SAM riboswitch aptamer (S box leader) from a soil metagenome, 112 nucleotides, folded computationally. Rfam family: SAM riboswitch aptamer (S box leader). Rfam links the family to the GO term regulation of gene expression. Rfam describes the family as follows. The SAM riboswitch is found upstream of a number of genes which code for proteins involved in methionine or cysteine biosynthesis in Gram-positive bacteria. Model confidence (mean pLDDT): 80 of 100.

Order: sequence, then C1' cells, then structure tokens
RNA sequence: UUCAUCCCGAGCGGUGGAGGGAAUGGGCCCCGUGAAGCCGCGGCAACCGGAUUCCGUAUCGCGCGGAAGGCGUCAGGUGCCAAAUCCCACCCCCCGAAGGGGGGAAGAUGAG
Repeated sequence: UUCAUCCCGAGCGGUGGAGGGAAUGGGCCCCGUGAAGCCGCGGCAACCGGAUUCCGUAUCGCGCGGAAGGCGUCAGGUGCCAAAUCCCACCCCCCGAAGGGGGGAAGAUGAG
C1' cells in the first nucleotide's frame, strides 16, 4: 500500500501490584472481591496452510494451478477470549426534539 472481516463466539490458575478499555477530547464502564504486563493451561473462531471433493494441465498417477463445501479432525501458522472496534467526534439522510439509519476517517486481525 491492496483486499477481506470487525452487533457472533470463547477464561481459569500463577505471578504482579495500579491501573485499564489504541491515540486526542468527551461520555460510559472495568478494576485491591486485584488493573496492565508476563507465564501455564484451557477455550473460541475459521483468515491461512493441511486434509476432503471436483476441474484444468491431451488420458491415469505424481507434481503444479484453480474451485467448492463442510468441519475443527491436524501436537499446523496467526489471531482472539467484558461491553458493537464500549459509544460519540467528520459527511449525508429521516426526525419538532430525543433519537435512528447509511457512509467515511482512524484502528485491529488476516492474506497478498
């Protein structure tokens, strides 16, 4: 930088000792009945790989490439396990208001 996804889902123990929810502002919330971080174990999910089925490569097999569907099986690679990415901020629409809807920006994760 490109693409996809982001209202689903899934936590205990040890250590640690005061913060945390990305950043700024605001709101709201979690937290000494123990925050962040780290370690162990467990789990969730299905982005990638593997496996499966099919197609192409003139035929079969190997290899390579592509596609599909489902599963979580595989000591697989990541990721994740309060609240929508906790909510709002910018633009547009509905609306008397309160509020609601859509999009964007930023961010996170994966694949390139």